[in-house]
RNA sequence: GAUAAAGGCACCCCUGUCGCGAGGCAGGUCCGCAAAGCCACGGGGCUCCUCACAGGAGCCAGCCGGGUUGCCGAA
Numbered sequence: 001g002a003u004a005a006a007g008g009c010a011c012c013c014c015u016g017u018c019g020c021g022a023g024g025c026a027g028g029u030c031c032g033c034a035a036a037g038c039c040a041c042g043g044g045g046c047u048c049c050u051c052a053c054a055g056g057a058g059c060c061a062g063c064c065g066g067g068u069u070g071c072c073g074a075a
Stems, first nucleotide, its partner, number of pairs: 001072001008033002013028006031062001037068003041065003044060006
């Protein structure tokens, strides 16, 4: 980050399965994404302990920032 090329991932939803739950995984789907590859470090959101304060344990990387790795090569 282009009226490029080769590709990649896969929202919502559905089915199955795991979990108290947020949600994860597999298959289908394909909204979109130049890192929508990876990392829970910071912020934020969500769940549980819990009815609440304080505190703790989790989830979200397709919420933002950051770190790190990668394809192509016009300006």
This is a predicted structure of a 75-nucleotide RNA (c-di-GMP-I riboswitch aptamer) from a soil metagenome. Rfam family: c-di-GMP-I riboswitch aptamer. About the family: GEMM was predicted in a large-scale screen for bacterial structured RNA regulatory elements. Genes associated with GEMM are involved in a diverse array of functions, including chemotaxis regulation, signal transduction, secretion and chitin. Its mean pLDDT, the model's own confidence on a scale to 100, is 85.